[in-house]
A computed fold for a 73-nucleotide RNA from a Christensenellaceae bacterium, annotated as transfer RNA. It was read from a public genome assembly. Its Rfam family is "tRNA". By type it is a transfer RNA. Rfam links the family to the GO term triplet codon-amino acid adaptor activity.
Formats: sequence, C1' cells, structure tokens
RNA sequence: GGGGCAUUAGCGCAGUUGGUAGCGUGCUUGAAUGGCAUUCAAGAGGCCAGGGGUUCGACUCCCCUAUGCUCCA
Repeated sequence: GGGGCAUUAGCGCAGUUGGUAGCGUGCUUGAAUGGCAUUCAAGAGGCCAGGGGUUCGACUCCCCUAUGCUCCA
C1' cells in the first nucleotide's frame, strides 16, 4: 500500500425481505426475608463509531473517514 471482518445500553451480544431498537448481566426503586445474599415487580440508561448520499422512510443499501482484528504484498 491492497483485501476481508467488526463497531448497537456500563459490559457481553441479537436485530438478514428498509417501516417506532431488544436480550443477558449490571444499575435504581419497591415488595418478600433477621439480612448489603436470594427471589419477584417496576424503572432509568442508546439520536445504532463519525460524515455524506439514495429513499416517503436507513441500525439495515451505497461512498468516504476513524478505531480494532485478520490476510496478502
């Protein structure tokens, strides 16, 4: 220098015909309990890595950029 993959909640990950973004764990509050453990219920937390384009509409399609991993030279 060139190719491929990944980037979504604090952390680990789903989301595949383009149509209001989810799970586990953690966190907050409440209840049960002698109890800071455990169980149950409710809740907060994301403008989907950044920018641009296509579209009535983009996490999803196209281009560029950034970071990480990997292959080739």